A computed fold for a 78-nucleotide RNA from Methylobacter sp., annotated as c-di-GMP-I riboswitch aptamer. The model forms 95% of the base pairs in the Rfam consensus. It matches the Rfam family "c-di-GMP-I riboswitch aptamer". Rfam links the family to the GO term cyclic-di-GMP binding.
RNA sequence: CGAUGAUAAGGCUAAACCUAUCGUAAGAUAGGGACAGAAAGUUACGGGUCCUGAACCCAGGAAAGCCGAACUGCCGAA
Numbered sequence: 001c002g003a004u005g006a007u008a009a010g011g012c013u014a015a016a017c018c019u020a021u022c023g024u025a026a027g028a029u030a031g032g033g034a035c036a037g038a039a040a041g042u043u044a045c046g047g048g049u050c051c052u053g054a055a056c057c058c059a060g061g062a063a064a065g066c067c068g069a070a071c072u073g074c075c076g077a078a
Stems, first nucleotide, its partner, number of pairs: 005075001012037002017032006035065001041071003045068003049062005
């Protein structure tokens, strides 16, 4: 340095649900909460999914905690 992930250390994020706000909606933000996660950090690039308008094509949006891929990253047992 790369691969890798332990009954290690320091930590991190935060599902469902509730409250408030925004949005036609999917959903997002903040607070509470904790199902879970070794990238549950970032990216809408590919596939799939969801919403809106059309209701074929098409266009706009959502989601990274669906799968794949790309970039970056703490620690140090085997």